[in-house]
Context: one part of a larger RNA
RNA sequence: UUGGGUUUAAAGGGUGCGUAGGCGGAAUAAUAAGUCAGUGGUGAAAUCCUGCAGCUUAACUGUAGAACUGCCAUUGAUACUGUUAUUCUUGAAUAUAGUUGAGGUAGGCGGAAUGUGCAAUGUAGCGGUGAAAUGCAUAGAUAUUACACAGAACACCGAUUGCGUAGGCAGCUUACUAAGCUAUUAUUGACGCUGAGGCACGAAAGCGUGGGGAUCGAACAGGAUUAGAUACCCUGGUAGUCCACGCUGUAAACGAUGAUCACUAGCUGUUGGCGAUACACCGAUCAGCGGCAAAGCGAAAGCAUUAAGUGAUCCACCUGGGGAGUACGGUCGCAAGAUUGAAACUC
Numbered sequence: 001u002u003g004g005g006u007u008u009a010a011a012g013g014g015u016g017c018g019u020a021g022g023c024g025g026a027a028u029a030a031u032a033a034g035u036c037a038g039u040g041g042u043g044a045a046a047u048c049c050u051g052c053a054g055c056u057u058a059a060c061u062g063u064a065g066a067a068c069u070g071c072c073a074u075u076g077a078u079a080c081u082g083u084u085a086u087u088c089u090u091g092a093a094u095a096u097a098g099u100u101g102a103g104g105u106a107g108g109c110g111g112a113a114u115g116u117g118c119a120a121u122g123u124a125g126c127g128g129u130g131a132a133a134u135g136c137a138u139a140g141a142u143a144u145u146a147c148a149c150a151g152a153a154c155a156c157c158g159a160u161u162g163c164g165u166a167g168g169c170a171g172c173u174u175a176c177u178a179a180g181c182u183a184u185u186a187u188u189g190a191c192g193c194u195g196a197g198g199c200a201c202g203a204a205a206g207c208g209u210g211g212g213g214a215u216c217g218a219a220c221a222g223g224a225u226u227a228g229a230u231a232c233c234c235u236g237g238u239a240g241u242c243c244a245c246g247c248u249g250u251a252a253a254c255g256a257u258g259a260u261c262a263c264u265a266g267c268u269g270u271u272g273g274c275g276a277u278a279c280a281c282c283g284a285u286c287a288g289c290g291g292c293a294a295a296g297c298g299a300a301a302g303c304a305u306u307a308a309g310u311g312a313u314c315c316a317c318c319u320g321g322g323g324a325g326u327a328c329g330g331u332c333g334c335a336a337g338a339u340u341g342a343a344a345c346u347c
Base pairs, nucleotide, nucleotide: 004318005317006316007301008300012315014201015200016199017198021194022193023192025088026087027086028085029084030083031082033081034080035077036076037075038074039073040072041071042070049065050064051063052062053061054060091191092188093187094186095184096183097182098181099180100179103177104176105175106174107173108172109171110154114150115149116148117147119145120144121143125136126135162169163168206247207246208245209244210243211242216240220236221235222234223233258314259313260312261311262310263309266292267291268290269289270288271287272286273285274283275282296303297302320347321346322345329340330339331338332337
C1' cells in the first nucleotide's frame, strides 16, 4: 500500500455551521470532454516471450515474429458520466393556520430551610460517635417563640416524562428570542447530502480583574482509630462553590455506537399532533421516547424499523504490548496546560 475493520478486542472527531473537494432526483433536446470502436503515425536497439538455426549440450549467440498494455492525429458511436438549454415535482425550502416543551437571554417576585444579630421564656448541659474526645455552654448555650438581615438552592408535582446540535436545562411571573411537530398541498423548482482546512459553541475543575460569601468544603489545624494513619470517622476551616466581564478548551464530553438517504415480520406502553360519514377506553395515520421479540447479523454478550440487518454517498479514525500521549520542534495559552506527535530500547 492493498485487503480488513472502528458498542465491549486497536479504532467515531465533544457538538454544530460551513469553504474547497467528493457525491447527487425525473423528462426531452443539443454537444461529444470522459467512455467505447475503427484507421494512420509513433512507441530506437538490446532485454522479456515464441518459433527456427549455430557452437558435442548448456549458458551464450544469430535470425524471424509477437509484444511494447503508452502517446498523437483522424473518422465514427451516444447508453452512462460531464457540459449547455428547456421543462417537472416526489428531495429540500418557504408561506398560512394551529400546537408543544425544565430550549435560550435579561428583569421582577415568592415560601420552606440554613446561618447570623437582637429580644423573651428557661436551666445545665449541648453536640458528636461503633465508642469517645477535640468543640460549644453559667459572660446563660442547646431547646421554644417573635422580629430583622444575608447568601445560595428551588421539597411535593416528577415520570420508563419533556426540550435542546452537544455541553446542558426544573419555584412563580414578565419582556425579548430560537426550534420542533401537525394540517392544507398554496408557492419556489434540485435550491440537496457530506464536509479536509476554518469559524462558533462547549460540564466540572482551574486562571485574571472586581464584587459577594449563607451552606458545603480541596489545603490546613485539632480529636479519634491504628503497629503507624500524611486516610476512612468527628469538630473546625481557607481557596473554591455564587455574580459580572475575560481566558482555558478538556471529561467514562458515553448510546463507549459519525452524518444523510432508501429498504426489511410483529406485539406492547407512553409524549405531542391529526380526525377520513367512525368524535373515541378508537385508529387509514405523522413525529418523538421506552420495553419485548422474528428474519438477519454478531466471537459472544447482545443489536433487531431509534439496527450492531440489507445497500448507497461523504468525513473521521485503527494496524502487537510497553517505552508514551512521553521527548524534541511547531501552534495556542497569563499560567496550569492543550494540540500536533516520534525514536532508541525491550517483550
Notes: This is a predicted structure of a 347-nucleotide part of an RNA (small-subunit ribosomal RNA, central domain) from a metagenome. The prediction has a mean pLDDT of 86.